[in-house]
Molecule: transfer RNA
Organism: Candidatus Aenigmatarchaeota archaeon
Parts: sequence; C1' cells; structure tokens
RNA sequence: GCCCUGGUAGCUCAGCAGGUAGAGCGCCCGGCUGUUAACCGGUAGGUCGUAGGUUCGAGUCCUACCCAGGGCG
Repeated sequence: GCCCUGGUAGCUCAGCAGGUAGAGCGCCCGGCUGUUAACCGGUAGGUCGUAGGUUCGAGUCCUACCCAGGGCG
C1' cells in the first nucleotide's frame, strides 16, 4: 500500500429483501421474604463509528475517512 470481517443501550449481541430500533444481563422502582440473595413484575436508557450521497423513507444501499481484528505484498 491492497483486500476481508466487525463498530447498534452500561456489557454481550440480534436487526434476514430499505418501512415504528430490539433481546439477554446490568442499573433503578415495586412484589415476595423476618433481612439479604434467588425468583416474579415494571420503568428508564440509543446523534446505529464519523462525514457526505441515493431514496418519499437508510442500522440496512453507495463514497471517503476513523477505530479494532485478520490476510496478502
């Protein structure tokens, strides 16, 4: 220098063909219990790596760049 994979909630990750952004765990609140833990119920939490482009509409498609991992030279 070139190529591939990934970057989405605090953490681990889904999101298949462009059409309301989700799960588990964790935090918080409540229930249960003599108390804690466990268990059960509920709430909150996201500029979807950055900047542009396409589109009525982009996490998803296109371009450049950044970061992490891998490969080639």